[in-house]
Molecule: glmS glucosamine-6-phosphate activated ribozyme aptamer
Organism: Alkalicoccus daliensis
RNA sequence: AAGCAAUUUAAAGCGCCUGAACUGUGCUGUGUGCACAGUUGACGAGGAGGAGGUUAUCGAGAUGUUCGGCGGAUGCCUCCCGGUUGCCUGUUACAACCGUAAAGAAGAGCCAAAUCAGUGAGGUGACUCACUGCACAAAAGUUCUUCUGAUAACUGC
Repeated sequence: AAGCAAUUUAAAGCGCCUGAACUGUGCUGUGUGCACAGUUGACGAGGAGGAGGUUAUCGAGAUGUUCGGCGGAUGCCUCCCGGUUGCCUGUUACAACCGUAAAGAAGAGCCAAAUCAGUGAGGUGACUCACUGCACAAAAGUUCUUCUGAUAACUGC
């Protein structure tokens, strides 16, 4: 030095980089070819009961690499746990749902950051970081409205 082990910290458009593209140096001088070292490689909104499985929601941007690859993840399905509603309470079953919210459908409203422009700093460079300013979304998110739908037995008052 490398490797191994332990501990701590850090996150979900999150982390990483060997394909690819680009930059620098050297070789080459026939070829934008080879080697080494670097740079790029997801902009916000939304999202957490547990287990297993699984190609995990929504738009914005763009000279369309936010390409490609690896890993992870709050999604979805099934089951389990706990609960809401079924028109006063409780128990059991059933039905539709919910995981601080809870029947379905329809309609309407609401909400961004990057990009861009400018300024400054770092780097030979590709590029990186910070600040200032103007806007513009969608959704299974959220608010409101309308329509439709909802059991049974026992028990208590």